[in-house]
Context: one part of a larger RNA
């Protein structure tokens, strides 16, 4: 000077308290460990690994295993020789890679040389998802969106260093103010940025419809007032009044206002910490392999299963539930190898025909919880749906290992979960559905969207973090 303490003081945060809902018990999904395996490729390991890399493992992917093959090589440059093509198509053998046969077939130039392509040879080399993230770059997590971290000059100290940054107040904030041997500055904070909440102007088509006609229907004429869309402005600044405070900074309640004291939300992450993560995104140093640790192919595996853990989904039902009929209201998005209205037949998944849309035009797209009606009446049930059988469907070369969905039949555990543990402070929790990305097919995940919509606290005894201190 730091760090640490089951030392002290001050302060803050879903940290605790108050409250709501979960996890831990059941079944299933996904990830991990372990165990088995020819292989079950690999990384990630308290918080900060474990629905994580993976925005999608049937083949491919693909690194793993078995078998079959190649050796200047699947890919690149250079040298030498030969050929004129290469590609494509057909046939045969084979699991295929591959091998053989047939067919087709260059430019340019007088020739040579050349361009381009193929075959063969020689070695320089290629190649490596092989190792080291404790050799590295780049990127990322974390403390933490916590309020800190530093510098110049000066002063103090022999020096390491101190001061400034401490103190009185205040703030979300080293935010601001007052004082002070300090005076200034940088980086963080804040602001600038994005969308959201209100509104003016401009503009009305593919959007909308108050008034006038018209229609089954904003359908058509008409209109752009309102909605909406999208370009540009305004608006909030403790600005004004009152009180408190030190006549400061600021705080308190109120007015006006769509919004009030950072309006709510995102992006933005200081100096640094963890030899944190990543050599398997990529790049890269060194080491290692070079008829193999490289390359190609077929099949298998990553999907195994006495078990343990993590994250989820579905439930156990009447604490207003389940199935049936009727009926209402969204937003974000996507669409030409794609979205598909409608018609027809099918119980259904889907099939056949097929309009429209390169989209504010058409389609996906009937949102679901909700509301109304009647049924069942406390049961392992009209709860629950695992698991199993049969049948048919889809895209795909292919669904046995190993896909999703459909119909019928069967109908397991489960009657609210021990110790323990966790999210969340408002349009939040809880609950309800919808969308696209990846993608031939496959979503209970992750990323977005809207619908319904609470309870509790406004405090600081304890745990974690920040500042001061002997």
């Nucleotide at each position: 000077u730091g760090a640490c303490g089951g030392g002290g003081g001050c302060c803050c945060g879903c940290a605790c308290a108050a409250g709501c809902g979960g996890u831990g018990g059941a079944g299933c999904a996904u990830g991990u460990g372990g165990u088995a395996u020819a292989a079950u490729u690999u990384g990630a390991a308290g918080c900060a690994a474990c629905g994580c890399g993976a925005a999608g493992a049937a083949c491919c992917u693909a690194u793993c295993c078995a078998g079959g093959u190649c050796u200047u090589g699947a890919c690149a440059u250079c040298c030498c020789u030969c050929u004129g093509a290469c590609c494509g198509c057909u046939c045969u053998a084979g699991a295929g890679a591959u091998a053989g046969a047939g067919u087709u077939u260059u430019c340019a130039u007088u020739u040579g040389g050349g361009a381009c392509a193929g075959a063969g040879g020689u070695g320089a080399c290629a190649g490596g998802c092989g190792g080291u993230g404790c050799a590295u770059g780049g990127u990322u997590g974390u403390c933490g969106u916590c309020a800190g971290c530093u510098c110049g000059u000066g002063u103090c100290g022999a020096g390491a260093g101190a001061u400034g940054c401490u103190g009185g107040g205040c703030u979300a904030a080293g935010u601001c103010u007052c004082g002070c041997a300090a005076c200034g500055a940088g980086u963080g904070c804040a602001a600038c940025u994005c969308a959201u909440a209100u509104u003016g102007u401009u503009a009305g088509u593919a959007g909308c419809c108050a008034u006038c006609a018209u229609u089954u229907a904003g359908u058509u004429g008409g209109g752009c007032a309102a909605u909406c869309u999208a370009a540009u402005g305004a608006g909030a600044c403790u600005g004004g009044a009152g009180g408190u405070a030190a006549u400061a900074a600021a705080c308190c309640g109120g007015a006006g206002g769509a919004a009030g004291g950072u309006g709510g939300g995102g992006a933005u992450g200081a100096c640094g910490u963890c030899a944190a993560a990543u050599c398997a995104u990529c790049a890269u140093a060194c080491c290692c392999c070079u008829u193999a640790u490289g390359a190609c192919c077929u099949g298998g595996g990553c999907u195994a299963c006495a078990c343990a853990c993590a994250u989820g989904c579905u439930a156990c039902a009447a604490u207003g539930g389940a199935g049936u009929g009727g009926u209402a209201c969204a937003a974000c998005g996507a669409g030409u190898g794609g979205c598909a209205a409608g018609u027809c037949g099918g119980u259904g998944a889907g099939a056949a025909c097929a309009a429209g849309g390169u989209a504010a035009u058409c389609u996906c797209u009937u949102a679901a919880a909700g509301c109304c009606a009647g049924u069942a009446u406390c049961a392992g049930u009209u709860c629950g749906g695992a698991u199993u059988g049969u049948a048919g469907u889809c895209a795909g070369c292919a669904a046995c290992u190993c896909g999703c969905a459909u119909a019928c039949a069967a109908g397991a555990a489960g009657u609210a979960a021990g110790a323990a543990u966790u999210u969340c402070u408002a349009g939040u929790a809880a609950u309800c559905g919808c969308g696209g990305a990846u993608c031939a097919g496959c979503a209970c995940a992750a990323c977005g969207c809207g619908g319904u919509g609470a309870a509790u606290a406004a405090g600081u005894u304890u745990u974690c973090g920040g500042c001061c201190u002997g």